[in-house]
Overview:
Transfer RNA from Pedosphaera sp., 75 nucleotides, folded computationally. It matches the Rfam family "tRNA". It is annotated as a transfer RNA. From the family's description: Transfer RNA (tRNA) molecules are approximately 80 nucleotides in length.
RNA sequence: GCCAGAGUAGCUCAGGGGUAGAGCAGAGGACUCAUAAGCCUUUGGUCGCAGGUUCAAUUCCUGCCUCUGGCACCA
Numbered sequence: 001g002c003c004a005g006a007g008u009a010g011c012u013c014a015g016g017g018g019u020a021g022a023g024c025a026g027a028g029g030a031c032u033c034a035u036a037a038g039c040c041u042u043u044g045g046u047c048g049c050a051g052g053u054u055c056a057a058u059u060c061c062u063g064c065c066u067c068u069g070g071c072a073c074c075a
Base pairs, nucleotide, nucleotide: 001071002070003069004068005067006066007065010024011023012022013021018055026042027041028040029039048064049063050062051061052060
C1' cells in the first nucleotide's frame, strides 16, 4: 500500500430507515439481628468523526480515524 472484519451504556455484546436495547457493573428500596445472594425499582448513550441521500439516518452511500486479521513490499 491492497483486501476483509470491527467501532453502539463503565465492561461484554445485540439491533440495522420511523421513540436505542440486553447481561454484568453502578445507585436506591424491600427483606434480614446483620451481611451476602436472590427480589423490586432505577441512573447511565454526540451509536468513532465529517459529509451526502431521505420527510426522517445508529441503520443506506462517500471520505477519514482507530483496532483486528490476511496479502503485498521490505533497497
It was read from a public genome assembly.